[in-house]
Context: one part of a larger RNA
RNA sequence: CGUUGGAUACUUGAGAAGAGCUUCCCUUAGUACGAGAGGACCGGGGAGGACGAACCAAUGGUGUUCCUGUUGUUUUGCCAAAGGCAGUGCAGGGUAGCUACGUUCGGAAAGGAUAAGCGUUGAAAGCAUCUAAACGCCAAGCCUCCUUCAAGAUAAGGUAUCCCUAUGAGACACCAUGGAGACUACAUGGUUGAUAGGUUGGGUGUGUAAGCACAGUAAUGUGUUCAGCUAACCAAUACUAAUUGUCCAUCGA
Numbered sequence: 001c002g003u004u005g006g007a008u009a010c011u012u013g014a015g016a017a018g019a020g021c022u023u024c025c026c027u028u029a030g031u032a033c034g035a036g037a038g039g040a041c042c043g044g045g046g047a048g049g050a051c052g053a054a055c056c057a058a059u060g061g062u063g064u065u066c067c068u069g070u071u072g073u074u075u076u077g078c079c080a081a082a083g084g085c086a087g088u089g090c091a092g093g094g095u096a097g098c099u100a101c102g103u104u105c106g107g108a109a110a111g112g113a114u115a116a117g118c119g120u121u122g123a124a125a126g127c128a129u130c131u132a133a134a135c136g137c138c139a140a141g142c143c144u145c146c147u148u149c150a151a152g153a154u155a156a157g158g159u160a161u162c163c164c165u166a167u168g169a170g171a172c173a174c175c176a177u178g179g180a181g182a183c184u185a186c187a188u189g190g191u192u193g194a195u196a197g198g199u200u201g202g203g204u205g206u207g208u209a210a211g212c213a214c215a216g217u218a219a220u221g222u223g224u225u226c227a228g229c230u231a232a233c234c235a236a237u238a239c240u241a242a243u244u245g246u247c248c249a250u251c252g253a
Stems, first nucleotide, its partner, number of pairs: 001152001005163007015149004021049007033038001051106005059100004066093005071086006110144003117137004164252001166250001170248001174190005195241003198237005205229002211224005
């Protein structure tokens, strides 16, 4: 821009893409078969491999925004307590998120038409013949079935509802943002408000803060104290910031 007024939702599916794998064990059954050795079809059940998708409850990883220990040095006048630098100084753990080595799930089953192949009936050709007329069976393959996209499918589809001279459907822009993200887009919210921050409570993590008291010559230990601190988590709460307005769009040849 088109889809012949403008919108908001929900859809049909022409067409396209994806997937399609496979092993072993038990049973049927040591049965059919076979002199024996050996050893099934058909059917039923179970366990795996590789591949793929989704996810983070558990198991782990990461987690330079959390907690702790500790070395050297320096600063806060000194002690104590802290901060800086040394690859995050090094080390031990770890929330959210992300993630695999982790968890869950998938290939199925079924229908149609067939290939090679196997047949029924059957003439040409009084026989025979699966074929010439006619009718069946049969493959991981083909078309459906399963998953995803999909009306620019220009043959541009369908359904419902709303709006059009002031009570204007809806959209853009702006602002607060994130389960979205390079930008854009997408999604949520904008006071008739929990959108982000803050605060409060909880959770989680770390592991018993500082100060003071006591014991010890001291290093240190004990008590106060499962303390103190605590990111991205879960809630509550308008304290702060999402202001007021403007603009586009109006009966369809």